[in-house]
RNA sequence: GCCACCGAGGAGCGUUGCAACCUGCGGCUUGACGGCCCCAGGCCAGGCUCGGCGGCCGGGUCGACUUCGGCAACGGCGCUCACUCACG
Numbered sequence: 001g002c003c004a005c006c007g008a009g010g011a012g013c014g015u016u017g018c019a020a021c022c023u024g025c026g027g028c029u030u031g032a033c034g035g036c037c038c039c040a041g042g043c044c045a046g047g048c049u050c051g052g053c054g055g056c057c058g059g060g061u062c063g064a065c066u067u068c069g070g071c072a073a074c075g076g077c078g079c080u081c082a083c084u085c086a087c088g
Base pairs, nucleotide, nucleotide: 001056002055003054005052006051007050008049009048010081011080012079013078014077015076018047021042022041023040024039026037027036028035029034046074
C1' cells in the first nucleotide's frame, strides 16, 4: 500500500440518486471461458475516517516496553427522537 472480516464515530422515517453491485439489449475482442465499452432497469446516502485481527506485496533500520495526560474529523435534502449547553 492492497484485500477481507469485526468494532466505533447517537438513532428513526421519508426522499433524490453518483459510484459499486445485480439483470438485460447492443458493440469490440477470444477457439471458448472470459475481458472491455455503451444504453436501460433494479438496488442504493458509513462507499468515508479511526481502531482491532488476518492474508498478500513493497520499502526502511531502529524500535519495543512501561507510566502519565489528552482525543477526533467528516457523512445530500426534509422531518422526528435521544444527548449536551445556553436563553426564556
Predicted 3D model of an 88-nucleotide RNA (SAH (S-adenosyl-L-homocysteine) riboswitch aptamer) from a Chromatiaceae bacterium. The model forms 100% of the base pairs in the Rfam consensus. Its Rfam family is "SAH (S-adenosyl-L-homocysteine) riboswitch aptamer". Rfam 15.1 lists 1,354 matches to the family in 1,132 species. Lineage of the source: Bacteria > Pseudomonadati > Pseudomonadota > Gammaproteobacteria > Chromatiaceae.